A computed fold for a 169-nucleotide RNA from Thermoactinomyces mirandus, annotated as glmS glucosamine-6-phosphate activated ribozyme aptamer. It matches the Rfam family "glmS glucosamine-6-phosphate activated ribozyme aptamer". Rfam links the family to the GO terms catalytic activity and regulation of gene expression. Of the family's consensus pairs, 89% are formed in the model. The prediction has a mean pLDDT of 75. The RNAcentral record of the sequence draws on Rfam. The organism belongs to Thermoactinomyces, within Bacteria.
RNA sequence: CUUUGUCGUAAAGCGCCUGAACUGCAUGAGAGCGGAGAGAAUUGCAGUUGACGAGGAGGAGGAGUAUCGAGUAAUCGGCGGAUACCUCCCGGCUUCGCGCCAAAGCCGAAGAGUCGCGGCACAAAACAAUGGGGUGACUCGUUGUACAAAGGCUGCGAUUGACGCAUUU
Numbered sequence: 001c002u003u004u005g006u007c008g009u010a011a012a013g014c015g016c017c018u019g020a021a022c023u024g025c026a027u028g029a030g031a032g033c034g035g036a037g038a039g040a041a042u043u044g045c046a047g048u049u050g051a052c053g054a055g056g057a058g059g060a061g062g063a064g065u066a067u068c069g070a071g072u073a074a075u076c077g078g079c080g081g082a083u084a085c086c087u088c089c090c091g092g093c094u095u096c097g098c099g100c101c102a103a104a105g106c107c108g109a110a111g112a113g114u115c116g117c118g119g120c121a122c123a124a125a126a127c128a129a130u131g132g133g134g135u136g137a138c139u140c141g142u143u144g145u146a147c148a149a150a151g152g153c154u155g156c157g158a159u160u161g162a163c164g165c166a167u168u169u
Stems, first nucleotide, its partner, number of pairs: 014080004019076001020049007052069003058089005090108006097165003112160009127144007
């Protein structure tokens, strides 16, 4: 240094890199020229890049390109994973009163569907200045300074909602 095993830590625009692009080193022809040299294609080796925040978790399984916008747009492409989705389970909520064994939906500190009108911190990268590392491609910071959207959160309003019992008309 490599491989294998064990233990621990680390995350969800999260981790990784064989395609690709870029960088360095090596290899490297013809013509012309007084000479020196430069150095293309090709190939090899070693590196660099490869998602900016908002939002999102009851449990198990399944499947698998799973929301929103920003960006001087490779944030391309690939592999793996993931709070979204489907089914079941657990505990609950709604159906203007009661019922919870039942129907249709919904929620996981919230709680029925639909529609309308508002609101939601200084969003971060970017950009500018500046410091460190590297031959280089690049990379790690600091300060300043803006600008979003949503199937997310929240407020108000309207409207609709099975069955049984009770009440009212």